[in-house]
RNA sequence: AUUUGAUAAAGCCAAACCUGCCGUGAGGCAGAGACGGAAAACCACGGGUCUUUGAUAGAUAGCCGGGUUGCCUUA
Numbered sequence: 001a002u003u004u005g006a007u008a009a010a011g012c013c014a015a016a017c018c019u020g021c022c023g024u025g026a027g028g029c030a031g032a033g034a035c036g037g038a039a040a041a042c043c044a045c046g047g048g049u050c051u052u053u054g055a056u057a058g059a060u061a062g063c064c065g066g067g068u069u070g071c072c073u074u075a
Stems, first nucleotide, its partner, number of pairs: 002075001005072001012037002018031005035062001041068003045065003048060004
């Protein structure tokens, strides 16, 4: 540097439900909680889906692809 992803190890993240706050809304943030995740870390670039005050406006990175970075581990 490339590569594999175990019923391993060290740690990490946290769906649904519930509570509070914010937003017209999709949703977001915090708490609580674990269904899951080897990028479930970051970026709206392409596609998809969703929202309404329908405008070259927004939401979704835990829908897929792409880009950047990265822990452990196999070869």

Predicted 3D model of a 75-nucleotide RNA (c-di-GMP-I riboswitch aptamer) from a Desulfobacteraceae bacterium. It was read from a public genome assembly, where an Rfam model found it. NCBI's taxonomy places the organism under Bacteria, Pseudomonadati, Thermodesulfobacteriota, Desulfobacteria, Desulfobacteraceae. The coordinates come from a structure-prediction model, not an experiment, and the mean pLDDT is 83.